The prediction has a mean pLDDT of 83. This is a predicted structure of a 513-nucleotide part of an RNA (small-subunit ribosomal RNA, 5' domain) from an uncultured bacterium.
Context: one part of a larger RNA
RNA sequence: GAUGAACGCUAGCGGCAGGCCUAAUACAUGCAAGUCGAACGGUUGGUAGCAAUACCAAUAGUGGCGCACGGGUGCGUAACGCGUAACCAACCUACCCAUCACUGGGGGAUAGCCCGCCGAAAGGCGGAUUAAUACCGCAUAACACAAGGGGGCGGCAUCGUCUCUUUGUUAAAGAUUUAUUGGUGGUGGAUGGGGUUGCGUGCCAUUAGCUAGUUGGGGGGGUAACGGCCCACCAAGGCGACGAUGGCUAGGGGAGCUGAGAGGCUGGUCCCCCACACGGGCACUGAGAUACGGGCCCGACUCCUACGGGAGGCAGCAGUAGGGAAUAUUGGGCAAUGGCCGAGAGGCUGACCCAGCCGUGCCGCGUGCAGGAUGAAGGCUUUCUGAGUCGUAAACUGCUUUUGCCAGGGAAGGAAAAAAGGUAUGCGUACUUUACUGACGGUACCUGGUGAAUAAGCACCGGCUAACUCCGUGCCAGCAGCCGCGGUAAUACGGAGGGUGCAAGCGUUGUCC
Numbered sequence: 001g002a003u004g005a006a007c008g009c010u011a012g013c014g015g016c017a018g019g020c021c022u023a024a025u026a027c028a029u030g031c032a033a034g035u036c037g038a039a040c041g042g043u044u045g046g047u048a049g050c051a052a053u054a055c056c057a058a059u060a061g062u063g064g065c066g067c068a069c070g071g072g073u074g075c076g077u078a079a080c081g082c083g084u085a086a087c088c089a090a091c092c093u094a095c096c097c098a099u100c101a102c103u104g105g106g107g108g109a110u111a112g113c114c115c116g117c118c119g120a121a122a123g124g125c126g127g128a129u130u131a132a133u134a135c136c137g138c139a140u141a142a143c144a145c146a147a148g149g150g151g152g153c154g155g156c157a158u159c160g161u162c163u164c165u166u167u168g169u170u171a172a173a174g175a176u177u178u179a180u181u182g183g184u185g186g187u188g189g190a191u192g193g194g195g196u197u198g199c200g201u202g203c204c205a206u207u208a209g210c211u212a213g214u215u216g217g218g219g220g221g222g223u224a225a226c227g228g229c230c231c232a233c234c235a236a237g238g239c240g241a242c243g244a245u246g247g248c249u250a251g252g253g254g255a256g257c258u259g260a261g262a263g264g265c266u267g268g269u270c271c272c273c274c275a276c277a278c279g280g281g282c283a284c285u286g287a288g289a290u291a292c293g294g295g296c297c298c299g300a301c302u303c304c305u306a307c308g309g310g311a312g313g314c315a316g317c318a319g320u321a322g323g324g325a326a327u328a329u330u331g332g333g334c335a336a337u338g339g340c341c342g343a344g345a346g347g348c349u350g351a352c353c354c355a356g357c358c359g360u361g362c363c364g365c366g367u368g369c370a371g372g373a374u375g376a377a378g379g380c381u382u383u384c385u386g387a388g389u390c391g392u393a394a395a396c397u398g399c400u401u402u403u404g405c406c407a408g409g410g411a412a413g414g415a416a417a418a419a420a421g422g423u424a425u426g427c428g429u430a431c432u433u434u435a436c437u438g439a440c441g442g443u444a445c446c447u448g449g450u451g452a453a454u455a456a457g458c459a460c461c462g463g464c465u466a467a468c469u470c471c472g473u474g475c476c477a478g479c480a481g482c483c484g485c486g487g488u489a490a491u492a493c494g495g496a497g498g499g500u501g502c503a504a505g506c507g508u509u510g511u512c513c
Stems, first nucleotide, its partner, number of pairs: 001512003005509005012365006018358002020323001025321003029318003034065003039062002042059007072276003081201008091193002096189008104138001106136002114127005144169011174181002202248003209239003214236004219231003251273004255266004278299005301312004329355001331354003337351001338349004368399004378390005404450006414440001420433005457502005462483003468497005478485002
């Protein structure tokens, strides 16, 4: 100098930031991922009607998209995990953009609803019946895919690419307000990912040898894709003092602290990457997961039970217990930014925006200003009735009102879009008009009133190191960062007066340079 700090004493305010470093311990309760009726059949309610029916609203279910993002934590990991530089002629990519082509005609079911049954519950079973953008055939079909043949060009080893041709394979879905929006296949882009490699990446040699899918091969399986990734067979290799193997420790980086620099230390907040989601394993769905608030199995734990059987996973936001020197509210709002769904209106969003608590830090402000000498009283000191000092300090006089309190006004701005109307336009869209929308918040801020009024402490004073005397104590009590003080005049202990340094803080302790 620095700190995610803690402790002691003290404490007026504001702005900005930060806030479980320990038990990846266990969790009560609430919330944190839904949405679409312009995909579908139904159900309920309302309005109109005698009714059929029409319209409106809501919605359990089927279906679609999302739930792989966002948010948390740092257990594991010394590794292509991360950083950096490259490569993929060995790869994938939903939604989005551009472009080419297509969207024909059928079928059988099943949730729901109804009926019945089992169960304490969680939930399950049977029958009948129904729809779709759910599911399944058929048609058509390519510059797509597969196999074969001919030709051209190129490279980086396996090879790549262009072109001609033959044969074979593969698709779709509708909705409605009739103008749109969806659906299918292909190519290119964009975005995101997957893989491989060079270099860099902690300590121990008181760890010296390690290795059987081990190292390689041709063949097969598997994958989006290369590969012992997996498998059978064959060969006997591969790594290592340029530190293999083993052990310990640890998420990595951008960065942060310190330092003249070189370097040393650190990785909290913010951003990027990785890993994990009660411990372990596994796959399913899907463009994408081996999936925090999905599933299955094993295990530990907790809870419910009618004892037959079930339910659960805060390292999301709050909050509780525990641990600890120690770390906050079971708050407000979707107004803004962003995300998901939706044609939209809109819905959801503990992401986020705000507020609350805490001097935890940084920054700013204030606790008054001017005058005022009987140098008051009082304290302390003293060479003692004389002085010195606290000290212009106080009293007193004048002034100011930041701040506080009271009253009144009260936001600029974060919010102009989307929607609706108009104009132009083939569509898309652009411009314009009107109206609506603020959690923060009656906050900031402004004005007036009031009255010096509401506001100073902490550590130190032997040397280092800025600041000295008196009293008490008497190697006691105690101090102490180092040197060292204390055994009868202690500037070093304790108190007092005075002083010094910082100041809403000041000291102490821990840690790093």